[in-house]
A computed fold for a 73-nucleotide RNA from a Micromonosporaceae bacterium, annotated as transfer RNA. Taxonomically the source falls in Micromonosporaceae (Bacteria, Actinomycetota, Actinomycetes, Micromonosporales). The sequence is in RNAcentral, with records from ENA and MGnify. The same sequence occurs in records of 2 taxa. It matches the Rfam family "tRNA". Rfam classes the family as a transfer RNA.
RNA sequence: GCCCUUGUAGCUCAGCGGAUGGAGCGCCGGGUUCCGAACCCGGAGGUCGCGGGUUCGAGUCCCGCCGGGGGUG
Numbered sequence: 001g002c003c004c005u006u007g008u009a010g011c012u013c014a015g016c017g018g019a020u021g022g023a024g025c026g027c028c029g030g031g032u033u034c035c036g037a038a039c040c041c042g043g044a045g046g047u048c049g050c051g052g053g054u055u056c057g058a059g060u061c062c063c064g065c066c067g068g069g070g071g072u073g
């Protein structure tokens, strides 16, 4: 350089082109407890890497760029 793959919450990851974008863990508050752990209830937190395009509608499809992983001259 080329090819493949990947980028969604603090972390690990889901998400047939259509609804207000989700789960687990973590974090915050409450319950429980003598106090913790565990458990239960509630909550905050996201420009869906960036910029274009297609479409009535894009996290999802297409193009370019950037980052991660793998392969190859």
Stems, first nucleotide, its partner, number of pairs: 001072007010025004018056001027043005049065005